[in-house]
Molecule: Bacterial RNase P class A
Organism: Bacillota bacterium
RNA sequence: GAAGCGGGACAGAUAGCCGCGCUUGUUUAGGCAAGUGAGGAAAGUCCGAACACCGCAGGGCAGGGUGCCGGAUAACGUCCGGAGAAGGUGACUUCUGGAAAGUGCCACAGAAAAGAACCGCCUGUUUCGGCAGGUAAGGGUGAAAAGGCGAGGUAAGAGCUCACCGCUUCUGCGGUAACGCAGAAGGCAGGGUAAACCCCACCCGGUGCAAAACCAAAUAGGAGGGAUUGCGGCGGCCCGUCGCGCACCCUCGGGUAGGUUGCAGGAGGCAGAUGGCGACAUCUGUCCCAGAUAAAUGGCUAUCCGGCUGCUUAGUCAGCUGACAGAAUUCGGCUUACCGUCCCGCUUCUUAG
Repeated sequence: GAAGCGGGACAGAUAGCCGCGCUUGUUUAGGCAAGUGAGGAAAGUCCGAACACCGCAGGGCAGGGUGCCGGAUAACGUCCGGAGAAGGUGACUUCUGGAAAGUGCCACAGAAAAGAACCGCCUGUUUCGGCAGGUAAGGGUGAAAAGGCGAGGUAAGAGCUCACCGCUUCUGCGGUAACGCAGAAGGCAGGGUAAACCCCACCCGGUGCAAAACCAAAUAGGAGGGAUUGCGGCGGCCCGUCGCGCACCCUCGGGUAGGUUGCAGGAGGCAGAUGGCGACAUCUGUCCCAGAUAAAUGGCUAUCCGGCUGCUUAGUCAGCUGACAGAAUUCGGCUUACCGUCCCGCUUCUUAG
């Protein structure tokens, strides 16, 4: 210098003017002043929690989820470290229980999908057309043909026998473990599919801030009480007493509109120290950082910065333009969208010293 790999950060800047939400101060009030006001994904709502209400003695079945091993964490399907396999010269990246328990499913081709004989090979026989038997070394089909390769062996062959490799089991050693290494034994399982049933291990109540709590108007209705009056019973009549009813007054409680809380000091941000390979944890210091409810967070101008386009002035030019997107109870993740730019570490190749 070129080509790459991994990780992190920013998301136009400054000034002025106008406008909007919230908080504080001030003012009798209208208002005025000051402060503050979106994101790395606020998104999808896919996982996991906090919080609230409902349910619940304990255990089991059913159902759902997760899935190599160890760790981190409030928790997780996330993250970190490792193991094995695959890809890459490499930095590095991707994948992950069990199909050597059982059941099911799998087009075409092929003689045959397993108690395999189509061709071929070998033996016997033959009327020379064949027939009977042996054989998985060779051919062809297929995703898959019953270990691979070499030697021995044989009529030809075959784990039939042997060495090496692969597989399974056992033993020893190393490792917390996944697993690795070494040795011995067995001639040895046999395509794919578990996001098919299933097996094994672990985990799992439901609904979501429109949760939930509090204050509480008008109107209508409910409960209790009061006084007056009307009707009825007791009565010959009055007083009295009992019952019922309309309107009136007082009190109470429920619920609606509306309002307040929940709701912004938190599994919080930043910096440093310590422990740890790391995810992370602990301590110290420091900071306060949106809170709307039909829903504020916007617009204009100037200069600069970046990008794109144009050109008979290639410039101290002109025009256009500033990604994706936008809070709604709050956190931890994942996934998806994204103009342009910067920083750190590492790999391979080439050149020069």